[in-house]
Context: one part of a larger RNA
RNA sequence: UGACGGGGACCCGCACAAGCGGUGGAGCAUGUGGUUUAAUUCGAAGCAACGCGAAGAACCUUACCAAGUCUUGACAUCCCUCUGACCGGAACUUAACCGUUCCUUUCCUUCGGGGCAGAGGAGACAGGUGGUGCAUGGUUGUCGUCAGCUCGUGUCGUGAGAUGUUGGGUUAAGUCCCGCAACGAGCGCAACCCCUAUCCUCAGUAGCCAGCAUUUAAGAUGGGCACUCUGGGGAGACUGCCAGGGAUAACCUGGAGGAAGGCGGGGAUGACGUCAAAUCAUCAUGCCCCUUAUGAUUUGGGCUACACACGUGCUACAAUGGCGCAAACAGAGGGAAGCGAACCCGCGAGGGUGGGCAAAUCCCAAAAAUAACGUCCCAGUUCGGACUGUAGUCUGCAACCCGACUACACGAAGCUGGAAUCGCUAGUAAUCGCGGAUCAGAAUGCCGCGGUGAAUACGUUCCCGGGUCU
Numbered sequence: 001u002g003a004c005g006g007g008g009a010c011c012c013g014c015a016c017a018a019g020c021g022g023u024g025g026a027g028c029a030u031g032u033g034g035u036u037u038a039a040u041u042c043g044a045a046g047c048a049a050c051g052c053g054a055a056g057a058a059c060c061u062u063a064c065c066a067a068g069u070c071u072u073g074a075c076a077u078c079c080c081u082c083u084g085a086c087c088g089g090a091a092c093u094u095a096a097c098c099g100u101u102c103c104u105u106u107c108c109u110u111c112g113g114g115g116c117a118g119a120g121g122a123g124a125c126a127g128g129u130g131g132u133g134c135a136u137g138g139u140u141g142u143c144g145u146c147a148g149c150u151c152g153u154g155u156c157g158u159g160a161g162a163u164g165u166u167g168g169g170u171u172a173a174g175u176c177c178c179g180c181a182a183c184g185a186g187c188g189c190a191a192c193c194c195c196u197a198u199c200c201u202c203a204g205u206a207g208c209c210a211g212c213a214u215u216u217a218a219g220a221u222g223g224g225c226a227c228u229c230u231g232g233g234g235a236g237a238c239u240g241c242c243a244g245g246g247a248u249a250a251c252c253u254g255g256a257g258g259a260a261g262g263c264g265g266g267g268a269u270g271a272c273g274u275c276a277a278a279u280c281a282u283c284a285u286g287c288c289c290c291u292u293a294u295g296a297u298u299u300g301g302g303c304u305a306c307a308c309a310c311g312u313g314c315u316a317c318a319a320u321g322g323c324g325c326a327a328a329c330a331g332a333g334g335g336a337a338g339c340g341a342a343c344c345c346g347c348g349a350g351g352g353u354g355g356g357c358a359a360a361u362c363c364c365a366a367a368a369a370u371a372a373c374g375u376c377c378c379a380g381u382u383c384g385g386a387c388u389g390u391a392g393u394c395u396g397c398a399a400c401c402c403g404a405c406u407a408c409a410c411g412a413a414g415c416u417g418g419a420a421u422c423g424c425u426a427g428u429a430a431u432c433g434c435g436g437a438u439c440a441g442a443a444u445g446c447c448g449c450g451g452u453g454a455a456u457a458c459g460u461u462c463c464c465g466g467g468u469c470u
Base pairs, nucleotide, nucleotide: 007470008469009468010467011466012465013464015460016459019424020423021422022421023420026315027314028313029312030311031310032309033308034306035305042053043052064301065300066299067298068297069296070295073125077124078123079121080120081119082118083117084116088103089102090101091100092099107114108113127290128289130288131287132286136284137283138279139278140277141275143273148187149186150185151184152183153182154163155162156161167178168177169176193267194266195265196264198235199234200233201232202231203230204229207225208224209223212222213221214220238261241255242254243253244252245251317417321376322375323374324373327370333364334363335362338357339356343352344351345350383414388409389408390407391406392405393404394403430452431451432450433449434448435447436446
């Protein structure tokens, strides 16, 4: 000077408390450990690994295993020789790659050759998801959106260092005010950026329809841009005004006006640094290692195993419910090798045909919880849906290992969950559906969107984490 203390003082945070809903018990999904295996590729490991890398493992992916093949190589540059192609098609062979044969098939030219492509050869080299994240770059997590971390000059101290940054108030904040051997400054805070909440203005199609007319009753048409909306520009909030408190300050409390009030709500934004934190498997890269193999290629298998243990989720255990019937109201997205209407066929998944749409035009598209009516009457049930059988649909060379979905049948555990533990303070929790990325197909995951919409917070003694002074 720091760090630490079951030392002290002050302060903050869904940290506790007050509440609401879960996890831990069941079935299933998914990740991990362990075990097994020819292989179950590798990484991630308290918080900050475990629905994580993986925004999607049937082949491919794929790095793993078995077997079959290749050796200047699947890929790049250079040299020599030969050919005229390359591409494409066919036959044989193979588990497949590889291999063999046949057909088709160039350009420029000063005729020396050159361009391009293929084949063969020689080596320089290629190649490595092989090792080291404790050799590294870059990127990321975390403390933590916590309020801190420093510098110049001056002053003090022999010096390490101190001061400033401490103190009195105040704030979300080292935010601001006052004081002070300090005076200033930088990185952080805040603001500038985006979305959202109100209004004005400009514009009016593909959006809208108040009034007028037509009408097939559909904003469909004429017409209009008032409204909704869309997207450009602007206004608006600043403790600006009033009262009280305070030190006449900063600021705090209450009020007015206002769509909004004291940071209006949300996002992006992450200081100096910590953890030799993570990543050599995104990529790049030093060194080491392999070089007829630790490289390359193909078929099949594996990553999907299963006595068990843990994490994260989904569905339930029912009547605030299940089922039937018919009626209503979103937002944000996606669409050309695509979205696919209407009609027909099928109980259905889906199939046939295919209007329209590169989309404020057309389509995906039905929103669902909800309300009305009916039924069930507390039961392992008209709850719950695992598992299994049969028959199918779709994608795709191909659903056996190992896909999703449909119909019929079957109808397991489960009657609210021990110790323990998690999230959340408002349009939040809870609950309800919708969309997207990845993607041929394959979400209960992830990322978004809207609908319905609570309870509680006395307070800071205690648990956890953090800040300042001592």
Notes: A computed fold for a 470-nucleotide part of an RNA from an uncultured bacterium, annotated as small-subunit ribosomal RNA, 3' major domain. It matches the Rfam family "Bacterial small subunit ribosomal RNA". The RNAcentral record of the full RNA draws on ENA, Greengenes and SILVA. The coordinates come from a structure-prediction model, not an experiment, and the mean pLDDT is 84.